SAM riboswitch aptamer (S box leader) from Desulfoscipio geothermicus, 87 nucleotides, folded computationally.
Its mean pLDDT, the model's own confidence on a scale to 100, is 88.
It was read from a public genome assembly, where an Rfam model found it.
Lineage of the source: Bacteria > Bacillati > Bacillota > Eubacteriales > Desulfoscipio.
RNA sequence: GCACCAUUAAGAGAAGGCGAGAGACAAGCUCGAUGACCCUUCCGCAACCUGCCAAACGGUAAGGUGCGAAUGCUUGAACGAUGGGCC
Numbered sequence: 001g002c003a004c005c006a007u008u009a010a011g012a013g014a015a016g017g018c019g020a021g022a023g024a025c026a027a028g029c030u031c032g033a034u035g036a037c038c039c040u041u042c043c044g045c046a047a048c049c050u051g052c053c054a055a056a057c058g059g060u061a062a063g064g065u066g067c068g069a070a071u072g073c074u075u076g077a078a079c080g081a082u083g084g085g086c087c
Stems, first nucleotide, its partner, number of pairs: 001086002004084005013042005021031003025076004043068003048064003051060003072079001
């Protein structure tokens, strides 16, 4: 990057750092100097891929990711996100 596939109402937060916007986008609504967002560490959730166990259903959680305000916050869309596949 894609004329591909799956998922997207479940689940799981603390500390330290930074210091102003953040929740993709538009509108709404919400979060935020009582420090959000982001980063780091630890902890955790989940089980997409690999591994291991199993005849299988399935289990495990070691490795690769992902995730831990609000149903992807709501609505909208020729929308986004994550994993896998392919190039």